c-di-GMP-I riboswitch aptamer from a Candidatus Bipolaricaulota bacterium, 75 nucleotides, folded computationally.
[in-house]
RNA sequence: UUCGGAAAAGGGCUAUCCUGUCGUGAGGCAGGUGCGCAAAGCUGUCGGUCUCCCUGAGAUCGGGCAGUUGCCCGA
Repeated sequence: UUCGGAAAAGGGCUAUCCUGUCGUGAGGCAGGUGCGCAAAGCUGUCGGUCUCCCUGAGAUCGGGCAGUUGCCCGA
RNA backbone atom coordinates (compact mmCIF):
# COMPACT_ATOMS: atom_id res chain seq x y z
P U A 1 -0.97 3.85 3.56
O5' U A 1 -1.01 2.87 2.30
C5' U A 1 -0.71 3.38 1.00
C4' U A 1 -0.69 2.24 0.00
C3' U A 1 -1.93 1.36 0.00
O3' U A 1 -2.98 1.94 -0.77
C1' U A 1 0.00 0.00 0.00
P U A 2 -4.47 1.59 -0.38
O5' U A 2 -4.66 0.09 -0.88
C5' U A 2 -4.59 -0.23 -2.26
C4' U A 2 -4.62 -1.73 -2.45
C3' U A 2 -5.77 -2.45 -1.77
O3' U A 2 -6.97 -2.37 -2.53
C1' U A 2 -3.76 -3.62 -1.37
P C A 3 -8.37 -2.42 -1.76
O5' C A 3 -8.50 -3.95 -1.32
C5' C A 3 -8.65 -4.96 -2.31
C4' C A 3 -8.47 -6.33 -1.69
C3' C A 3 -9.39 -6.65 -0.52
O3' C A 3 -10.70 -7.02 -0.94
C1' C A 3 -7.20 -7.33 0.02
P G A 4 -11.92 -6.72 0.02
O5' G A 4 -11.73 -7.79 1.18
C5' G A 4 -11.88 -9.17 0.91
C4' G A 4 -11.41 -10.01 2.08
C3' G A 4 -12.14 -9.77 3.40
O3' G A 4 -13.40 -10.41 3.45
C1' G A 4 -9.81 -9.89 3.78
P G A 5 -14.56 -9.80 4.32
O5' G A 5 -14.08 -10.09 5.81
C5' G A 5 -13.96 -11.43 6.26
C4' G A 5 -13.30 -11.47 7.62
C3' G A 5 -14.04 -10.72 8.72
O3' G A 5 -15.10 -11.51 9.25
C1' G A 5 -11.73 -10.21 8.83
P A A 6 -16.39 -10.80 9.73
O5' A A 6 -15.97 -10.30 11.19
C5' A A 6 -15.49 -11.24 12.15
C4' A A 6 -14.89 -10.49 13.34
C3' A A 6 -15.92 -9.69 14.13
O3' A A 6 -15.65 -9.82 15.52
C1' A A 6 -14.16 -8.28 13.39
P A A 7 -16.67 -10.62 16.46
O5' A A 7 -15.73 -11.55 17.36
C5' A A 7 -15.90 -12.96 17.35
C4' A A 7 -14.66 -13.58 17.96
C3' A A 7 -13.98 -12.70 18.99
O3' A A 7 -14.58 -12.85 20.28
C1' A A 7 -12.37 -13.53 17.48
P A A 8 -14.72 -11.55 21.19
O5' A A 8 -13.19 -11.23 21.57
C5' A A 8 -12.45 -12.15 22.37
C4' A A 8 -11.02 -11.68 22.51
C3' A A 8 -10.87 -10.26 23.04
O3' A A 8 -10.97 -10.23 24.45
C1' A A 8 -9.44 -10.58 21.17
P A A 9 -11.74 -9.04 25.12
O5' A A 9 -10.70 -7.84 24.97
C5' A A 9 -9.42 -7.91 25.60
C4' A A 9 -8.58 -6.73 25.19
C3' A A 9 -9.30 -5.38 25.24
O3' A A 9 -9.32 -4.85 26.55
C1' A A 9 -8.12 -5.58 23.20
P G A 10 -10.57 -4.00 26.98
O5' G A 10 -10.27 -2.60 26.31
C5' G A 10 -9.07 -1.89 26.64
C4' G A 10 -8.84 -0.76 25.66
C3' G A 10 -10.04 0.16 25.46
O3' G A 10 -10.15 1.12 26.50
C1' G A 10 -9.10 -0.41 23.36
P G A 11 -11.57 1.62 26.94
O5' G A 11 -11.92 2.74 25.87
C5' G A 11 -13.02 2.59 25.00
C4' G A 11 -12.73 3.24 23.68
C3' G A 11 -13.94 3.78 22.94
O3' G A 11 -14.32 5.06 23.42
C1' G A 11 -12.65 2.49 21.46
P G A 12 -15.85 5.46 23.47
O5' G A 12 -16.25 5.62 21.94
C5' G A 12 -15.58 6.58 21.13
C4' G A 12 -16.06 6.47 19.70
C3' G A 12 -17.57 6.58 19.53
O3' G A 12 -18.01 7.93 19.56
C1' G A 12 -16.75 4.78 18.25
P C A 13 -19.42 8.27 20.26
O5' C A 13 -20.49 7.86 19.15
C5' C A 13 -20.40 8.42 17.85
C4' C A 13 -21.24 7.61 16.90
C3' C A 13 -22.69 7.47 17.30
O3' C A 13 -23.45 8.60 16.93
C1' C A 13 -21.83 5.38 16.59
P U A 14 -24.59 9.11 17.94
O5' U A 14 -25.70 7.96 17.82
C5' U A 14 -26.27 7.67 16.54
C4' U A 14 -27.06 6.37 16.63
C3' U A 14 -28.30 6.51 17.53
O3' U A 14 -29.41 5.93 16.86
C1' U A 14 -26.90 4.71 18.27
P A A 15 -30.83 6.68 17.03
O5' A A 15 -31.85 5.51 16.68
C5' A A 15 -31.88 4.98 15.36
C4' A A 15 -32.54 3.63 15.38
C3' A A 15 -33.84 3.56 16.15
O3' A A 15 -34.94 3.98 15.36
C1' A A 15 -32.46 1.74 16.75
P U A 16 -36.03 4.98 16.00
O5' U A 16 -36.59 4.15 17.25
C5' U A 16 -37.36 2.99 17.04
C4' U A 16 -37.57 2.26 18.36
C3' U A 16 -38.17 3.11 19.46
O3' U A 16 -39.59 3.19 19.34
C1' U A 16 -36.33 1.90 20.32
P C A 17 -40.30 4.60 19.63
O5' C A 17 -40.29 4.68 21.22
C5' C A 17 -41.00 3.72 22.00
C4' C A 17 -40.47 3.68 23.41
C3' C A 17 -40.52 4.99 24.16
O3' C A 17 -41.81 5.27 24.68
C1' C A 17 -38.41 3.98 24.48
P C A 18 -42.26 6.81 24.87
O5' C A 18 -41.44 7.28 26.15
C5' C A 18 -41.68 6.64 27.42
C4' C A 18 -40.71 7.15 28.45
C3' C A 18 -40.63 8.66 28.59
O3' C A 18 -41.70 9.18 29.37
C1' C A 18 -38.44 7.76 28.57
P U A 19 -42.28 10.63 29.03
O5' U A 19 -41.16 11.60 29.61
C5' U A 19 -40.90 11.63 31.01
C4' U A 19 -39.71 12.52 31.31
C3' U A 19 -39.75 13.90 30.69
O3' U A 19 -40.59 14.79 31.41
C1' U A 19 -37.61 12.97 30.37
P G A 20 -41.37 15.94 30.60
O5' G A 20 -40.22 17.01 30.30
C5' G A 20 -39.57 17.68 31.38
C4' G A 20 -38.33 18.39 30.91
C3' G A 20 -38.56 19.40 29.78
O3' G A 20 -39.03 20.65 30.28
C1' G A 20 -36.68 18.06 29.27
P U A 21 -40.06 21.47 29.35
O5' U A 21 -39.16 22.02 28.15
C5' U A 21 -38.10 22.94 28.40
C4' U A 21 -37.19 23.05 27.19
C3' U A 21 -37.87 23.49 25.91
O3' U A 21 -38.02 24.91 25.85
C1' U A 21 -36.49 21.62 25.45
P C A 22 -39.24 25.52 25.00
O5' C A 22 -38.71 25.47 23.50
C5' C A 22 -37.62 26.28 23.09
C4' C A 22 -37.22 25.94 21.67
C3' C A 22 -38.34 25.96 20.65
O3' C A 22 -38.67 27.27 20.22
C1' C A 22 -37.02 24.02 20.34
P G A 23 -40.19 27.59 19.82
O5' G A 23 -40.41 26.79 18.46
C5' G A 23 -39.72 27.21 17.29
C4' G A 23 -39.96 26.23 16.17
C3' G A 23 -41.43 25.93 15.86
O3' G A 23 -42.05 26.97 15.11
C1' G A 23 -40.19 23.92 15.86
P U A 24 -43.47 27.53 15.54
O5' U A 24 -44.43 26.31 15.24
C5' U A 24 -45.75 26.29 15.78
C4' U A 24 -46.68 25.51 14.87
C3' U A 24 -46.21 24.09 14.57
O3' U A 24 -46.69 23.20 15.59
C1' U A 24 -46.88 25.19 12.56
P G A 25 -45.66 22.16 16.20
O5' G A 25 -45.53 21.06 15.06
C5' G A 25 -46.68 20.30 14.65
C4' G A 25 -46.45 19.70 13.27
C3' G A 25 -45.24 18.77 13.20
O3' G A 25 -45.63 17.45 13.55
C1' G A 25 -45.17 20.34 11.42
P A A 26 -44.56 16.47 14.19
O5' A A 26 -43.79 15.87 12.93
C5' A A 26 -44.48 15.07 11.98
C4' A A 26 -43.63 14.90 10.73
C3' A A 26 -42.22 14.40 11.00
O3' A A 26 -42.20 12.99 11.07
C1' A A 26 -42.15 16.28 9.54
P G A 27 -41.19 12.30 12.08
O5' G A 27 -39.76 12.78 11.60
C5' G A 27 -38.70 12.94 12.51
C4' G A 27 -38.06 14.30 12.31
C3' G A 27 -36.97 14.64 13.33
O3' G A 27 -35.73 14.08 12.96
C1' G A 27 -38.49 16.43 13.21
P G A 28 -34.68 13.64 14.08
O5' G A 28 -34.08 15.04 14.56
C5' G A 28 -33.35 15.85 13.64
C4' G A 28 -33.01 17.17 14.28
C3' G A 28 -32.20 17.08 15.57
O3' G A 28 -30.81 16.90 15.30
C1' G A 28 -33.98 18.60 15.87
P C A 29 -29.93 16.01 16.28
O5' C A 29 -29.82 16.91 17.59
C5' C A 29 -29.16 18.18 17.55
C4' C A 29 -29.31 18.90 18.87
C3' C A 29 -28.93 18.09 20.09
O3' C A 29 -27.53 18.07 20.30
C1' C A 29 -31.00 19.17 20.47
P A A 30 -26.89 16.76 20.95
O5' A A 30 -27.29 16.87 22.48
C5' A A 30 -26.81 17.94 23.28
C4' A A 30 -27.38 17.87 24.68
C3' A A 30 -27.33 16.49 25.33
O3' A A 30 -26.05 16.19 25.87
C1' A A 30 -29.46 17.43 25.64
P G A 31 -25.57 14.66 25.88
O5' G A 31 -26.42 14.02 27.07
C5' G A 31 -26.22 14.48 28.40
C4' G A 31 -27.26 13.90 29.33
C3' G A 31 -27.40 12.37 29.28
O3' G A 31 -26.38 11.70 30.01
C1' G A 31 -29.54 13.37 29.28
P G A 32 -25.91 10.25 29.47
O5' G A 32 -27.11 9.28 29.85
C5' G A 32 -27.41 9.04 31.22
C4' G A 32 -28.73 8.32 31.36
C3' G A 32 -28.81 6.95 30.70
O3' G A 32 -28.20 5.92 31.48
C1' G A 32 -30.77 8.19 30.23
P U A 33 -27.43 4.74 30.72
O5' U A 33 -28.58 3.97 29.93
C5' U A 33 -29.57 3.24 30.65
C4' U A 33 -30.62 2.68 29.70
C3' U A 33 -30.06 1.76 28.63
O3' U A 33 -29.93 0.43 29.13
C1' U A 33 -31.59 3.31 27.66
P G A 34 -28.60 -0.38 28.84
O5' G A 34 -28.68 -0.75 27.30
C5' G A 34 -29.84 -1.43 26.79
C4' G A 34 -29.87 -1.31 25.28
C3' G A 34 -28.74 -2.05 24.59
O3' G A 34 -29.22 -2.68 23.40
C1' G A 34 -28.65 0.27 24.05
P C A 35 -29.00 -4.25 23.23
O5' C A 35 -29.82 -4.56 21.90
C5' C A 35 -31.22 -4.76 21.98
C4' C A 35 -31.83 -4.64 20.61
C3' C A 35 -30.94 -5.12 19.47
O3' C A 35 -31.00 -6.52 19.30
C1' C A 35 -31.87 -3.02 18.91
P G A 36 -29.74 -7.30 18.71
O5' G A 36 -29.66 -6.79 17.21
C5' G A 36 -28.41 -6.65 16.55
C4' G A 36 -28.44 -5.42 15.67
C3' G A 36 -27.11 -5.09 15.03
O3' G A 36 -26.94 -5.81 13.81
C1' G A 36 -27.95 -3.16 16.09
P C A 37 -25.44 -6.32 13.42
O5' C A 37 -24.73 -5.01 12.88
C5' C A 37 -25.23 -4.32 11.74
C4' C A 37 -24.49 -3.02 11.55
C3' C A 37 -22.98 -3.17 11.42
O3' C A 37 -22.62 -3.46 10.08
C1' C A 37 -23.50 -1.41 12.94
P A A 38 -21.69 -4.71 9.74
O5' A A 38 -20.35 -4.01 9.25
C5' A A 38 -19.47 -3.42 10.17
C4' A A 38 -18.29 -2.79 9.47
C3' A A 38 -17.47 -3.76 8.63
O3' A A 38 -16.68 -3.00 7.68
C1' A A 38 -16.24 -3.15 10.56
P A A 39 -17.21 -2.85 6.23
O5' A A 39 -17.84 -1.42 6.22
C5' A A 39 -17.06 -0.30 6.69
C4' A A 39 -17.82 0.42 7.80
C3' A A 39 -19.01 1.23 7.29
O3' A A 39 -20.02 1.22 8.29
C1' A A 39 -17.51 2.64 8.44
P A A 40 -21.55 1.17 7.80
O5' A A 40 -22.33 2.12 8.82
C5' A A 40 -22.29 3.54 8.66
C4' A A 40 -22.98 4.22 9.84
C3' A A 40 -22.36 3.91 11.20
O3' A A 40 -22.53 5.03 12.07
C1' A A 40 -24.53 2.97 11.10
P G A 41 -21.25 5.79 12.64
O5' G A 41 -20.41 6.25 11.37
C5' G A 41 -20.70 7.47 10.75
C4' G A 41 -19.52 8.42 10.90
C3' G A 41 -19.54 9.60 9.94
O3' G A 41 -20.30 10.68 10.47
C1' G A 41 -17.44 8.56 9.86
P C A 42 -21.30 11.47 9.53
O5' C A 42 -20.32 12.29 8.56
C5' C A 42 -19.46 13.28 9.08
C4' C A 42 -18.49 13.76 8.02
C3' C A 42 -19.13 14.19 6.71
O3' C A 42 -19.63 15.51 6.76
C1' C A 42 -17.30 12.77 6.26
P U A 43 -20.89 15.92 5.87
O5' U A 43 -20.31 15.93 4.39
C5' U A 43 -19.36 16.91 3.99
C4' U A 43 -18.89 16.67 2.56
C3' U A 43 -20.01 16.56 1.53
O3' U A 43 -20.50 17.83 1.13
C1' U A 43 -18.44 14.83 1.19
P G A 44 -22.01 17.96 0.62
O5' G A 44 -21.96 17.31 -0.84
C5' G A 44 -21.19 17.92 -1.87
C4' G A 44 -21.11 17.01 -3.08
C3' G A 44 -22.44 16.58 -3.67
O3' G A 44 -22.98 17.58 -4.52
C1' G A 44 -21.02 14.70 -3.48
P U A 45 -24.56 17.77 -4.62
O5' U A 45 -25.04 16.48 -5.44
C5' U A 45 -24.63 16.30 -6.80
C4' U A 45 -24.93 14.88 -7.24
C3' U A 45 -26.39 14.44 -7.09
O3' U A 45 -27.19 14.89 -8.18
C1' U A 45 -24.96 12.75 -6.25
P C A 46 -28.72 15.16 -7.95
O5' C A 46 -29.34 13.69 -7.98
C5' C A 46 -29.32 12.94 -9.19
C4' C A 46 -29.67 11.49 -8.91
C3' C A 46 -31.01 11.24 -8.24
O3' C A 46 -32.10 11.31 -9.15
C1' C A 46 -29.37 9.93 -7.19
P G A 47 -33.49 11.84 -8.66
O5' G A 47 -33.99 10.67 -7.68
C5' G A 47 -34.40 9.41 -8.23
C4' G A 47 -34.49 8.36 -7.14
C3' G A 47 -35.57 8.58 -6.08
O3' G A 47 -36.86 8.19 -6.55
C1' G A 47 -33.57 7.99 -5.02
P G A 48 -38.14 8.85 -5.90
O5' G A 48 -38.26 8.10 -4.50
C5' G A 48 -38.46 6.69 -4.46
C4' G A 48 -38.40 6.19 -3.03
C3' G A 48 -39.40 6.83 -2.06
O3' G A 48 -40.68 6.23 -2.18
C1' G A 48 -37.27 6.77 -1.06
P U A 49 -41.98 7.13 -2.07
O5' U A 49 -42.06 7.44 -0.50
C5' U A 49 -42.26 6.38 0.43
C4' U A 49 -41.98 6.87 1.84
C3' U A 49 -42.78 8.09 2.27
O3' U A 49 -44.09 7.77 2.68
C1' U A 49 -40.51 8.36 2.88
P C A 50 -45.25 8.84 2.45
O5' C A 50 -44.90 9.99 3.49
C5' C A 50 -45.03 9.73 4.89
C4' C A 50 -44.38 10.84 5.69
C3' C A 50 -44.98 12.22 5.55
O3' C A 50 -46.18 12.37 6.31
C1' C A 50 -42.64 12.39 5.47
P U A 51 -47.26 13.45 5.84
O5' U A 51 -46.59 14.83 6.29
C5' U A 51 -46.35 15.07 7.68
C4' U A 51 -45.68 16.42 7.85
C3' U A 51 -46.46 17.60 7.30
O3' U A 51 -47.46 18.02 8.24
C1' U A 51 -44.19 17.79 6.68
P C A 52 -48.82 18.61 7.66
O5' C A 52 -48.40 20.12 7.30
C5' C A 52 -47.91 20.97 8.33
C4' C A 52 -47.28 22.20 7.70
C3' C A 52 -48.18 22.97 6.76
O3' C A 52 -49.03 23.85 7.48
C1' C A 52 -46.01 22.71 5.81
P C A 53 -50.44 24.30 6.85
O5' C A 53 -50.08 25.66 6.10
C5' C A 53 -49.53 26.74 6.83
C4' C A 53 -49.16 27.91 5.91
C3' C A 53 -48.22 27.51 4.76
O3' C A 53 -48.45 28.39 3.64
C1' C A 53 -47.15 29.09 6.16
P C A 54 -49.35 27.83 2.48
O5' C A 54 -48.45 26.76 1.72
C5' C A 54 -47.23 27.15 1.11
C4' C A 54 -46.91 26.21 -0.05
C3' C A 54 -47.88 26.30 -1.22
O3' C A 54 -47.16 26.12 -2.44
C1' C A 54 -47.85 24.10 -0.39
P U A 55 -46.63 27.43 -3.19
O5' U A 55 -46.99 27.11 -4.70
C5' U A 55 -46.48 25.93 -5.35
C4' U A 55 -46.19 26.25 -6.81
C3' U A 55 -44.92 27.08 -7.03
O3' U A 55 -44.34 26.70 -8.28
C1' U A 55 -46.81 28.26 -7.84
P G A 56 -42.76 26.69 -8.45
O5' G A 56 -42.22 25.85 -7.23
C5' G A 56 -40.96 26.17 -6.64
C4' G A 56 -41.17 26.89 -5.33
C3' G A 56 -40.28 26.41 -4.19
O3' G A 56 -39.01 27.05 -4.20
C1' G A 56 -42.54 26.49 -3.46
P A A 57 -37.74 26.25 -3.72
O5' A A 57 -37.96 26.20 -2.13
C5' A A 57 -38.01 27.40 -1.38
C4' A A 57 -38.48 27.13 0.03
C3' A A 57 -37.65 26.10 0.79
O3' A A 57 -36.47 26.69 1.33
C1' A A 57 -39.96 25.63 1.08
P G A 58 -35.31 25.70 1.85
O5' G A 58 -35.95 25.16 3.19
C5' G A 58 -35.55 23.90 3.71
C4' G A 58 -36.57 23.44 4.72
C3' G A 58 -36.24 22.12 5.37
O3' G A 58 -35.37 22.31 6.47
C1' G A 58 -38.46 22.06 4.58
P A A 59 -34.18 21.29 6.70
O5' A A 59 -34.91 20.00 7.28
C5' A A 59 -35.60 20.08 8.51
C4' A A 59 -36.29 18.78 8.82
C3' A A 59 -35.40 17.54 8.68
O3' A A 59 -34.59 17.34 9.82
C1' A A 59 -37.47 17.15 7.62
P U A 60 -33.14 16.71 9.64
O5' U A 60 -33.43 15.18 9.29
C5' U A 60 -34.03 14.33 10.26
C4' U A 60 -34.57 13.07 9.59
C3' U A 60 -33.52 12.17 8.95
O3' U A 60 -32.89 11.33 9.91
C1' U A 60 -35.36 12.45 7.48
P C A 61 -31.42 10.77 9.56
O5' C A 61 -31.72 9.56 8.57
C5' C A 61 -32.41 8.41 9.02
C4' C A 61 -32.59 7.42 7.88
C3' C A 61 -31.31 7.07 7.13
O3' C A 61 -30.57 6.08 7.78
C1' C A 61 -33.06 7.55 5.59
P G A 62 -29.01 6.44 8.17
O5' G A 62 -28.38 5.03 8.51
C5' G A 62 -28.04 4.10 7.48
C4' G A 62 -28.62 2.72 7.78
C3' G A 62 -30.13 2.68 7.77
O3' G A 62 -30.57 1.45 7.22
C1' G A 62 -29.33 2.00 9.88
P G A 63 -31.61 1.35 6.07
O5' G A 63 -31.09 2.47 5.09
C5' G A 63 -30.00 2.20 4.23
C4' G A 63 -30.48 2.05 2.80
C3' G A 63 -29.39 2.15 1.75
O3' G A 63 -28.74 0.89 1.57
C1' G A 63 -31.18 3.55 1.14
P G A 64 -27.18 0.86 1.11
O5' G A 64 -27.25 1.24 -0.44
C5' G A 64 -27.89 0.37 -1.36
C4' G A 64 -27.86 0.95 -2.76
C3' G A 64 -26.48 1.34 -3.28
O3' G A 64 -25.78 0.22 -3.78
C1' G A 64 -28.02 3.09 -3.72
P C A 65 -24.16 0.12 -3.60
O5' C A 65 -23.60 1.27 -4.57
C5' C A 65 -23.79 1.17 -5.97
C4' C A 65 -23.37 2.46 -6.65
C3' C A 65 -21.97 2.95 -6.29
O3' C A 65 -20.97 2.27 -7.03
C1' C A 65 -23.48 4.75 -6.19
P A A 66 -19.51 2.03 -6.36
O5' A A 66 -18.86 3.48 -6.39
C5' A A 66 -18.52 4.08 -7.64
C4' A A 66 -18.19 5.54 -7.45
C3' A A 66 -17.05 5.84 -6.50
O3' A A 66 -15.78 5.64 -7.09
C1' A A 66 -18.84 7.32 -6.09
P G A 67 -14.51 5.24 -6.18
O5' G A 67 -14.14 6.61 -5.46
C5' G A 67 -13.67 7.71 -6.24
C4' G A 67 -13.66 8.97 -5.40
C3' G A 67 -12.79 8.90 -4.15
O3' G A 67 -11.42 9.13 -4.45
C1' G A 67 -14.88 9.86 -3.61
P U A 68 -10.30 8.35 -3.63
O5' U A 68 -10.42 8.99 -2.18
C5' U A 68 -10.06 10.36 -1.97
C4' U A 68 -10.52 10.82 -0.59
C3' U A 68 -9.96 10.00 0.57
O3' U A 68 -8.63 10.38 0.91
C1' U A 68 -12.27 10.35 0.89
P U A 69 -7.68 9.28 1.59
O5' U A 69 -8.16 9.33 3.11
C5' U A 69 -7.96 10.51 3.89
C4' U A 69 -8.65 10.38 5.23
C3' U A 69 -8.25 9.18 6.07
O3' U A 69 -7.00 9.37 6.73
C1' U A 69 -10.59 9.44 6.12
P G A 70 -6.11 8.07 7.05
O5' G A 70 -6.95 7.36 8.20
C5' G A 70 -7.09 7.99 9.47
C4' G A 70 -8.05 7.21 10.34
C3' G A 70 -7.66 5.76 10.61
O3' G A 70 -6.68 5.65 11.61
C1' G A 70 -9.96 5.88 10.07
P C A 71 -5.61 4.50 11.53
O5' C A 71 -5.96 3.61 12.80
C5' C A 71 -5.89 4.18 14.11
C4' C A 71 -6.46 3.22 15.11
C3' C A 71 -5.96 1.78 14.97
O3' C A 71 -4.69 1.60 15.58
C1' C A 71 -8.30 1.78 15.23
P C A 72 -3.66 0.54 14.92
O5' C A 72 -4.31 -0.87 15.30
C5' C A 72 -4.44 -1.25 16.67
C4' C A 72 -5.23 -2.53 16.79
C3' C A 72 -4.68 -3.69 15.97
O3' C A 72 -3.61 -4.34 16.63
C1' C A 72 -7.03 -3.55 15.68
P C A 73 -2.46 -5.02 15.74
O5' C A 73 -3.18 -6.32 15.15
C5' C A 73 -3.59 -7.35 16.04
C4' C A 73 -4.35 -8.42 15.29
C3' C A 73 -3.61 -9.00 14.08
O3' C A 73 -2.66 -9.98 14.43
C1' C A 73 -5.85 -8.52 13.50
P G A 74 -1.34 -10.17 13.52
O5' G A 74 -1.91 -10.92 12.23
C5' G A 74 -2.44 -12.24 12.35
C4' G A 74 -3.12 -12.66 11.06
C3' G A 74 -2.24 -12.61 9.83
O3' G A 74 -1.41 -13.75 9.72
C1' G A 74 -4.34 -11.63 9.36
P A A 75 -0.01 -13.61 8.97
O5' A A 75 -0.39 -13.53 7.42
C5' A A 75 -1.03 -14.65 6.81
C4' A A 75 -1.46 -14.29 5.40
C3' A A 75 -0.37 -13.71 4.52
O3' A A 75 0.44 -14.72 3.93
C1' A A 75 -2.33 -12.39 4.33